[in-house]
RNA sequence: GCCUCCUUAGUUCAAUGGAUAGAAUAAGCCCCUCCUAAGGGCUAGAUAUCGGUUCGAUCCCGGUAGGGGGUG
Numbered sequence: 001g002c003c004u005c006c007u008u009a010g011u012u013c014a015a016u017g018g019a020u021a022g023a024a025u026a027a028g029c030c031c032c033u034c035c036u037a038a039g040g041g042c043u044a045g046a047u048a049u050c051g052g053u054u055c056g057a058u059c060c061c062g063g064u065a066g067g068g069g070g071u072g
Base pairs, nucleotide, nucleotide: 001071002070003069004068005067006066007065010025011024012023013022018055027043028042029041030040031039048064049063050062051061052060
């Protein structure tokens, strides 16, 4: 250089083109407890970026950025 795959919450993962993007874990607050751990409840938190297609895009298409694999 070429080919190919990935990028969603602090982290690990979901989500037929149509719901308020959903869990686990972590974080904060509260309950429980003599205290801690465990357990229960509540809260906040995300679609890498720029365009395009579409009535509607996490999803389809193109560019860019970052990362993984293969290859001359």